[in-house]
Parts: sequence; C1' cells; structure tokens
RNA sequence: CAGCGUGUUGGGCAAAACCGUUCGAAAGCCGGUGGCGCAAAGCUAUGGGUCUAAGGCCAGUUAAAAGAGGCUAUGAUUGCCAGGUUGCAAGG
Repeated sequence: CAGCGUGUUGGGCAAAACCGUUCGAAAGCCGGUGGCGCAAAGCUAUGGGUCUAAGGCCAGUUAAAAGAGGCUAUGAUUGCCAGGUUGCAAGG
C1' cells in the first nucleotide's frame, strides 16, 4: 500500500432470557445482569424486506358519539439483505 483469506494472542461488539425508579401510543429504545453468536454484529434508514399504527383516511354502527374492523410511516429495525463510507492485530 492492499483488503485476499484467518480471528490463535491482545483488545472490540453483544442474541435470548431476567431485572429497572428509562423514554414511547405501540413496535422498539436506554441502563444493569448475561454470553447465543459476530471480522465490520463500526457508522449510515439510500433501495428492498420485516415489525408497529399514535395521527390520518376508508367502511360501518348510532339520536349523537365512543369502542371493535380495513388501509397507511411521518415511527422502528444496519444482529434481515443490498448499497455507500471508515477501519484493529498477527499472517500472506
């Protein structure tokens, strides 16, 4: 310099589950315990997927409403996939 393959060493991240006096309408987030796994499981919601539906819209009920039903992301997920971007150690 490159990012080809490896993750033994030094370090790094942290699934499920449980707890919380965290935030949220929810999905989920955050903190603690934990240790399934990960070589980009660093960063980025740009494309697709998935989850949620407060608000909105539709339909319907009703004297009028509320509730129950359907659709919808402007919410969430990068540990679902792809793209973009940066990068540790020893080896070659």

A computed fold for a 92-nucleotide RNA from Pelotomaculum propionicicum, annotated as c-di-GMP-I riboswitch aptamer. The sequence was found by an Rfam model in a public genome assembly. The coordinates come from a structure-prediction model, not an experiment, and the mean pLDDT is 77.